Annotation
Transfer RNA from a Candidatus Vogelbacteria bacterium, 72 nucleotides, folded computationally.
[in-house]
RNA sequence: GCCCUUGUAGUUCAAUGGAUAGAACGAGUCCGUCCUAAGGAUUUGAUGUCAGUUCGAUUCUGGCCGAGGGCA
Numbered sequence: 001g002c003c004c005u006u007g008u009a010g011u012u013c014a015a016u017g018g019a020u021a022g023a024a025c026g027a028g029u030c031c032g033u034c035c036u037a038a039g040g041a042u043u044u045g046a047u048g049u050c051a052g053u054u055c056g057a058u059u060c061u062g063g064c065c066g067a068g069g070g071c072a
Base pairs, nucleotide, nucleotide: 001071002070003069004068005067006066007065010025011024012023013022018055026044027043028042029041030040031039048064049063050062051061052060
């Protein structure tokens, strides 16, 4: 330099064109306990970025950025 894959909560994963982007773990608060723990209730928080297509984009297309891999 060229090609391929990939980017969603703090972490690991769903959602393949249309409902409020969902779950687990985590974190906060409360209950619980003499204290801690187990357990329970509740809250919190995300689509890398800029354009394009579309009535509608997490999803499709292009550029850029980041990560991984292959060729040279």
Its Rfam family is "tRNA". Rfam classes the family as a transfer RNA. Gene Ontology term of the family: triplet codon-amino acid adaptor activity.